[in-house]
RNA sequence: GGACCUGUAGUUUAGUGGUAUAAUGUCGCCUUUACACGGCGAAGGUCCUCGGUUCAAUCCCGAGCGGGUCCA
Repeated sequence: GGACCUGUAGUUUAGUGGUAUAAUGUCGCCUUUACACGGCGAAGGUCCUCGGUUCAAUCCCGAGCGGGUCCA
């Protein structure tokens, strides 16, 4: 320098155009003499950035930035 893949809660992750999921962690309550386990509930997301298409974009298109793999 070129090709391809990838970016979503603290972490891991689902989501093929119509209010963004789950697990784990955190917090509260129940349970226990107490802790752990377990049960119930809550908070926590500018969906990497900017532009384009569309009535509507996490999703489609372009550019940029970050990460990864391969080639030279």